RNA sequence: GGGCCCGUCGUAUAGUGGCAAUAUACGGCAUUCGCAUUGCCGGGACGCGGUUUCGAUUACCGCCGGGUCCA
Repeated sequence: GGGCCCGUCGUAUAGUGGCAAUAUACGGCAUUCGCAUUGCCGGGACGCGGUUUCGAUUACCGCCGGGUCCA
C1' cells in the first nucleotide's frame, strides 16, 4: 500500500427499515439480627459525517478505530 470482516449502555451479546432487548455490573426497595443469596424497581448505548427514504442502529458512500490475510 491492497483485499476481507467487525464497531450497539461499564462488559458480553441480540436486533437488520417504524419501539433499541437480554445477561452481568451499578443504584434503590423487600427478605435477614446482620452479611450473602433471591425477588422487584430504576438510570445508562446504536463510532463520526453525508446520500437514499415519509422514516436509517439497519441500505449506500466517505472518514476514524480494531481484527485478519497478501505484498